[in-house]
Molecule: Glycine riboswitch aptamer
Organism: Planctomycetota bacterium
RNA sequence: AUGGACUCUGGAGAGCGAUUUUCUUCUUCGCAUAACCUGCGGCGACGAAAAUCCACCGAAGGGGCAAGCAGCCAUCCGCUGCGGAUCUCUCAGGUAACAAGGACAGAGGGGCUA
Numbered sequence: 001a002u003g004g005a006c007u008c009u010g011g012a013g014a015g016c017g018a019u020u021u022u023c024u025u026c027u028u029c030g031c032a033u034a035a036c037c038u039g040c041g042g043c044g045a046c047g048a049a050a051a052u053c054c055a056c057c058g059a060a061g062g063g064g065c066a067a068g069c070a071g072c073c074a075u076c077c078g079c080u081g082c083g084g085a086u087c088u089c090u091c092a093g094g095u096a097a098c099a100a101g102g103a104c105a106g107a108g109g110g111g112c113u114a
Stems, first nucleotide, its partner, number of pairs: 006108005015054001017053007025045002028042005055095003061091001062089003068082005
């Protein structure tokens, strides 16, 4: 000096989809109780999580490939291996806001004064 790690900052895209189950809270009904509290069970509402299905996204990760290089065969052609991405695929991951994740990018100097 450069690179990596680390820190801070910025950072896109795509359904508030459907069904089922579980859980918290609330409302109501029934039972237990003389009654209240409370407990158990049923219907319903909102929310959360998980699973399955359909639709979609690409910028964690992952797969594939050009030019080219090497080898084989040969002297026309072809085969094999290596080989890039923000391209492509969509396995994984993700799809209201918040949070999290996020390729990539910038900064992470010196001196003086207070």